A computed fold for a 73-nucleotide RNA from Hibiscus syriacus, annotated as transfer RNA. Taxonomically the source falls in Hibiscus (Eukaryota, Streptophytina, Tracheophyta, Gunneridae). The coordinates come from a structure-prediction model, not an experiment, and the mean pLDDT is 80.
RNA sequence: GAUCGUCCAGCUCAGUUGGUAGAGCACAAGGCUCUUAACCUUGGGGUCGUGGGAUCGAGUCCUACGGAGGUCU
Numbered sequence: 001g002a003u004c005g006u007c008c009a010g011c012u013c014a015g016u017u018g019g020u021a022g023a024g025c026a027c028a029a030g031g032c033u034c035u036u037a038a039c040c041u042u043g044g045g046g047u048c049g050u051g052g053g054a055u056c057g058a059g060u061c062c063u064a065c066g067g068a069g070g071u072c073u
Stems, first nucleotide, its partner, number of pairs: 001072004006067002010025004019056001027043005049065005
């Protein structure tokens, strides 16, 4: 320098044909227990890397930039 996929909750990830974003773990409260752990119930937490575009509607499509990475030269 060229090219490929990737970026979603504190962490690891899912998200179908574009139709109003979820799971596990973690965290908080409650229950249980003499207490802790374990177990059970409930709850909080996201403007989906940033900007722009097409669309009635975007995490999903297009595009530029950025981050971390693979391959080739």